[in-house]
The RNA shown here (SAM riboswitch aptamer (S box leader)) has 91 nucleotides and comes from Planococcaceae bacterium Storch 2/2-2. Its Rfam family is "SAM riboswitch aptamer (S box leader)". Rfam links the family to the GO term regulation of gene expression.

RNA sequence: AACUUAUCAAGAGAAGCCGAGGGACAGGACCGUAGACGCUUCAGCAACCUUCUAUUUAUUAGAAAAGGUGCUACUUCCUGCACGAUAAGAG
Numbered sequence: 001a002a003c004u005u006a007u008c009a010a011g012a013g014a015a016g017c018c019g020a021g022g023g024a025c026a027g028g029a030c031c032g033u034a035g036a037c038g039c040u041u042c043a044g045c046a047a048c049c050u051u052c053u054a055u056u057u058a059u060u061a062g063a064a065a066a067g068g069u070g071c072u073a074c075u076u077c078c079u080g081c082a083c084g085a086u087a088a089g090a091g
Base pairs, nucleotide, nucleotide: 013042014041015040016039017038021031022030025080026079027078028077043072044071045070048068049067050064051063052062053061054060055058
């Protein structure tokens, strides 16, 4: 860097600034001038990396949460692609 597989129903917010749309895209539903989204600060969630412990040394189990990554509306918000089945419509 590419490909493949697995998991993804849990958890976690406030303030300041900005000012009209927003969450990749399309459609839906939802959120939004009672200020969404975004940016900044602090806070938090979680436990992939990390640190430590144990022994069965294993793609092992457990603990911690200083550091790195990630995250803090709605089941990854739902559907979208492929296969099969069923139903309806059109030709």